[in-house]
RNA sequence: UUCUUAUCAAGAAAGACGGAGGGAAAUGGCCCUGCGAAGUCUUAGCAACCAUCCUGCUUUAACAAACAGGAAAGGUGCUACAUCCACCCGGUAUAAAAUCCGGGAAAGAUAAGUC
Numbered sequence: 001u002u003c004u005u006a007u008c009a010a011g012a013a014a015g016a017c018g019g020a021g022g023g024a025a026a027u028g029g030c031c032c033u034g035c036g037a038a039g040u041c042u043u044a045g046c047a048a049c050c051a052u053c054c055u056g057c058u059u060u061a062a063c064a065a066a067c068a069g070g071a072a073a074g075g076u077g078c079u080a081c082a083u084c085c086a087c088c089c090g091g092u093a094u095a096a097a098a099u100c101c102g103g104g105a106a107a108g109a110u111a112a113g114u115c
Stems, first nucleotide, its partner, number of pairs: 003113006013043005021032003027086003044079003049075002052071005083107001087104005
């Protein structure tokens, strides 16, 4: 970096350095931010994708694998608000809209696999 699959509910922050931006990218809106942004480091925490272990089920000559559940926390990840809103469809509302509700697409994030 390409592609595929799954999830995007919930959850979990303090300190030091730093010094103006940040919420993925461009524009607009909305929000956070000198009562200190991004970033780096330390410590702590959350979660359970992969790996590990256990149990059950199925299968087998016996294992293994698949599936379901659990334990623990090794590899990642994450720790403002929500994957912030924008496009499409349906509903609601209206004179028409805005707003609001639901669904979807696109894009993105994370994990696992893959070129």
About this RNA
This is a predicted structure of a 115-nucleotide RNA (SAM riboswitch aptamer (S box leader)) from Chitinophaga oryziterrae. Its mean pLDDT, the model's own confidence on a scale to 100, is 79.